This is a predicted structure of a 73-nucleotide RNA (transfer RNA) from a Candidatus Krumholzibacteriaceae bacterium. Its Rfam family is "tRNA". By type it is a transfer RNA. NCBI's taxonomy places the organism under Bacteria, Candidatus Krumholzibacteriota, Candidatus Krumholzibacteriia, Candidatus Krumholzibacteriales, Candidatus Krumholzibacteriaceae. RNAcentral holds the sequence, with entries from ENA and MGnify.
RNA sequence: GGGCUGGUAGUUCAGGGGUAUGAACGCCGCUCUAUCAAAGCGGAGGUCGGGGGUUCGAAACCCCCCCAGUCCA
Numbered sequence: 001g002g003g004c005u006g007g008u009a010g011u012u013c014a015g016g017g018g019u020a021u022g023a024a025c026g027c028c029g030c031u032c033u034a035u036c037a038a039a040g041c042g043g044a045g046g047u048c049g050g051g052g053g054u055u056c057g058a059a060a061c062c063c064c065c066c067c068a069g070u071c072c073a
Stems, first nucleotide, its partner, number of pairs: 001072007010025004018056001027043005049065005
């Protein structure tokens, strides 16, 4: 330098044009308990890596850039 894969909640990850009512774990509150844990109920938390484009509509498609991994040179 080039190819490929990935970047989404605090963490690990789903979702690949039609509302982020995303999941688990974590966090907060309540119930339960003498207390803690477990269990049950509820809640907060997201510029979907950045910029631009296509579209009625973009996390998703296209272009450029950044970061991580991997392969080639």